[in-house]
Context: one part of a larger RNA
RNA sequence: GGAUGAACGCUGGCGGCAGGCUUAAUACAUGCAAGUCGAACGGUAACAGGUUUUGGAGCAAUCCAAAAUGCUGACGAGAGGCAAACGGGUGAGUAACGCGUAGAUACUUUUCUUAAGUAAGGGAUAGCUGGCUGAAAGGUCAUGUAAUAUCUUAUGUGGUCGAAAGAUUAAAGCCGCAAUGCGCUUAAGAUGAGGUCUGCGUCCCAUCAGCUUGUUGGUAGGGUAAUGGCCUACCAAUGCAGAGACGGGUAGCUGGACUGAGAGGUUGAUCAGCCACACUGGGACUGCGACACGGCCCAGACACCUACGGGUGGCAGCAGUAAGGAAUUUUCGGCAAUGGGCGCAAGCCUGACCGAGCCAUGCCGCGUGCAGGAUGCAGGUCCUACGGAUUGUAAACUGCUGUGGUAGUCUACUAAGUUCUGAAGAGACUAUUAGAAAGAGGUUGCUAACUCUGUGCCAGCAGCAGCGGUAAUACAGAGACCUCAAGCGUUAUCC
Repeated sequence: GGAUGAACGCUGGCGGCAGGCUUAAUACAUGCAAGUCGAACGGUAACAGGUUUUGGAGCAAUCCAAAAUGCUGACGAGAGGCAAACGGGUGAGUAACGCGUAGAUACUUUUCUUAAGUAAGGGAUAGCUGGCUGAAAGGUCAUGUAAUAUCUUAUGUGGUCGAAAGAUUAAAGCCGCAAUGCGCUUAAGAUGAGGUCUGCGUCCCAUCAGCUUGUUGGUAGGGUAAUGGCCUACCAAUGCAGAGACGGGUAGCUGGACUGAGAGGUUGAUCAGCCACACUGGGACUGCGACACGGCCCAGACACCUACGGGUGGCAGCAGUAAGGAAUUUUCGGCAAUGGGCGCAAGCCUGACCGAGCCAUGCCGCGUGCAGGAUGCAGGUCCUACGGAUUGUAAACUGCUGUGGUAGUCUACUAAGUUCUGAAGAGACUAUUAGAAAGAGGUUGCUAACUCUGUGCCAGCAGCAGCGGUAAUACAGAGACCUCAAGCGUUAUCC
């Protein structure tokens, strides 16, 4: 000198773009953050409508009231499908094939394309109804019902096993006037993604020197989607290590970021890729995919409810609270856009996201006026002091402008898509107003900028040298000046 997710002190006008718990992976009140499909199903708790019946009013059309009816729109709860493994958070663990890079293959794949098929039957069960039980969470018994839930049979294009013969292996329907609609089953292929393996690279300590028995290899089997001591039995006794094994400490890795002429050093906030984790430890289930943040089971700690028998919970999602800390924001608006889930669709959901709010936290831009104006006023400060110098064209005063401020009018755009759709923002114009808008640090040298007064090795300053003991440009105040400027200084850290 540059840099920062900064903090602190003094000060503070506007806008754009970004950023905002680096500490306690501490504990969490409250709300929201993952639903959707009635075009798979039985149905009908609520809402709206229709129909029927009865009663009332009326000449009648019709209206009012009650009851019945899933008939329709729709739909609470249920059951079924898909999604919930994405998206969002955090960096505790991890020195590892975790990451980076270059390769490999013994595997998988919801979706897409193509081909073939989509036949015949059956038994249950939830909801519901009734009973029992519990403080609650809930549990239990009985009757009985549906399906794209589930089971059996048939067929076998294909697939698997096999040398062959042959054996074995599938399905589900729904909407509609209709369709070449939406599905279902099997197989092949494509693309992308994922699983697994390998070479090389990847911090400090040798005051860590020996480590290892499923350990190293083989055979056979099991297991897996798949290779493999991944697991088991048997056999052999190997395997690693001074090119650092083993042990200890620290740490998520990378693209990148900062600095530097570079080499290098430091770093890994925001954004992007990968990994790991979800109160702590363990486990599997479902599923194409998890050993699953807002799923399940067990154990533990903690917290809450309780009728003391027993239950409930997991913000490292978005806000927010307490605590810790030098320190880090709103319990905001909207699905209009982009993207995601479900759905034929309409649409619903979406704290992803888009926006707004707060904070000078940073970067960038703009402003705090412009022109004229000497009786060089008054006041302040200084001096060689009846006089001068300086503050200083500065002010006053005159004219002007309108970034900004205030008030108002209008209209495109973000809308992609013929129509419709904007949470939030924007632009143009009109009127008025010099107003609400300058500080901070410094002035001995390094280092741009000097005098007076006070103090008297005191009080104090200080980054280093150093200054202060009676003429201090170094302390304190004042005036003047210098630098940067809505910031300026200080502290911390890196180069």
The part of an RNA shown here (small-subunit ribosomal RNA, 5' domain) has 495 nucleotides and comes from an uncultured organism. The coordinates come from a structure-prediction model, not an experiment, and the mean pLDDT is 81. Rfam family: Bacterial small subunit ribosomal RNA. Its family is annotated with ribosome and structural constituent of ribosome in the Gene Ontology.